[in-house]
Molecule: RNase P RNA; transfer RNA
Organism: Bauldia sp.
């Protein structure tokens, strides 16, 4: 000291004035407002956004409802392993791949020999396929040659080795082989099984054997594991107006289909909603008018609502996450929603201007200082951020 | 505060792994004295933005933005 690469932190300071939102105190004769419950008005004090308070993407505390029993099915999500946690798609630490010189970073990373789907265009053939060029074989015919033979069409085989296509072509490369090729055969790799050895384990290493049989896609359906009841603070409790509608009793009136000449009586089926779906047994609701009484709950007021998986700092336990003890502190809470505005001074930025050989220092000037703001709460992700601190660690260059 | 949904041509929407579309508007050009209506043609797209699975994305996932629509009582 140039570059970079992880981690964690701050994110403008102090001073003075004028507001504002709650809290507990004093004063308390009253007076406003209100139907009631409840609430203002006055003096001094006190407290008063975040690292993400956002997005609402997970995963929970807390409330209400559901919570009937068998089976079956269905929906969502979650996927290497092994551990932390209330939980978690989160974290830590491993193991496999990928990327980078290197610190370091990335991976939705089961399962494609259980089924089903796709795989467009191109290309001969896209899944247990193919002969379109080539190649090479046999026999027919022409043409050339004294002959052995060679060239050519066409026809009937053989080859996946080479061209061409594709995103992908039925292991790769190298020998050997052969008419010509082909794991046909071999040697390393690659795959795929067994055995052994190490590890809790995902997996690694060895050794054997199998000539390859099994292409990709599950952020397609699906399979296997594992987990999940639903809504959500406008949840939900209490206290309670006016309108509307609930409920009880009283009288009046009532679905289809038989019986009847008809209609009442009586006899039989029944509709619809709700409990994920379906079959079984089940529950529960509801199916017109008018008059009387009773309760609920709207509007508004009050609690939920700030003490908690809680903060700081010790110390031990463990590679860490993390968890155990001790000690200490209590810190914002509205409901058209408070945390803001003005000078000042001084940090930081830019930007001019001046002095200096340069680090660099004066003076001037900014409507410069982010990203954005709590609404029940908490532990995560994930986004968004002007500007700067602080530490381990890599790589190049100087020096010693 | 919560919760749910959409974005594809100037408009209204289809499409939901391989070709970007249909109506309606726009513009030409035939028809008519002239418009209108008909009849032919043509323009015109960041598929809301990025990333990412796969050979291949408007579509699968993943994240941002920007619109909308519900929320207490009225059995």
């Nucleotide at each position: 000291u140039c570059a970079g690469c992880u981690g964690g932190c701050c994110g403008g300071a102090c001073g003075g004035c004028c507001g504002c939102u709650c809290c507990a105190g004093c004063a308390a004769a009253u007076g406003c407002c209100g139907a009631a419950a409840g609430g203002c008005c006055g003096c001094g004090g006190g407290a008063g956004a975040g690292g993400a308070a956002a997005g609402u993407c997970c995963g929970g505390g807390c409330u209400c409802c559901a919570u009937g029993g068998a089976a079956a099915c269905g929906c969502g999500g979650u996927g290497c392993c092994g551990g932390a946690u209330a939980a978690c798609g989160u974290c830590c630490g491993g193991c496999g791949g990928g990327g980078g010189c290197g610190a370091c970073c990335c991976c939705a990373g089961g399962g494609a020999a259980a089924g089903u789907g796709c795989c467009a265009c191109a290309g001969a053939a896209a899944g247990c396929a193919g002969a379109c060029c080539g190649c090479c074989c046999g026999a027919u015919c022409g043409g050339c040659g004294c002959a052995a033979g060679c060239c050519g069409a066409a026809c009937g085989g053989g080859u996946a080795a080479g061209g061409g296509u594709g995103a992908a072509a039925c292991g790769g490369c190298g020998g050997g082989g052969u008419a010509a090729g082909a794991g046909c055969c071999c040697a390393c790799c690659g795959c795929g099984g067994g055995u052994c050895u190490g590890g809790u384990g995902a997996c690694a290493g060895a050794u054997c054997c199998g000539g390859c049989a099994c292409g990709g896609c599950a952020a397609a359906c699906c399979c296997c594991a594992c987990c999940g009841g639903g809504a959500g603070c406008a949840a939900u409790a209490c206290c309670g107006a006016a309108u509307a509608g609930g409920g009880a009793c009283g009288g009046c009136g009532c679905g289809c289909g038989g019986c009847u000449c008809a209609a009442a009586c009586c006899c039989g089926c029944a509709g619809g909603c709700c409990u994920g779906u379906u079959u079984c047994c089940g529950g529960g609701c509801c199916a017109g008018c008018c008059g009387u009484c009773c309760g609920g709950g709207u509007a508004g007021g009050u609690a939920g609502c700030g003490c908690g998986a809680g903060g700081c700092g010790u110390u031990c336990g463990g590679c860490g996450a993390c968890g155990g003890g001790c000690g200490u502190c209590c810190a914002a809470g509205a409901a058209g929603a408070a945390u803001g505005g003005c000078c000042g001074u001084c940090a930081c930025g830019c930007g001019g201007c001046g002095g200096g050989c340069a680090a660099c220092c004066g003076c001037c000037g900014c409507c410069g200082u982010a990203c954005a703001g709590a609404a029940c709460c908490c532990g995560g992700c994930u986004u968004a951020c002007a500007g700067g601190c602080c530490a381990a660690c890599u790589g190049g260059c100087a020096u010693u | 505060g919560g919760g749910u949904g959409c974005g594809u041509a100037g408009c209204u929407c289809a499409g939901c792994g391989g070709g970007a579309g249909a109506g309606c508007g726009u513009c030409c050009c035939c028809u008519u004295c002239a418009c209108a209506c008909g009849g032919g043609g043509a323009a015109g797209g960041u598929c809301a933005c990025a990333g990412g699975u796969u050979c291949a994305a408007u579509c699968c996932c993943u994240g941002u933005c920007g619109c909308g629509c519900c929320c207490a009582c009225c059995a």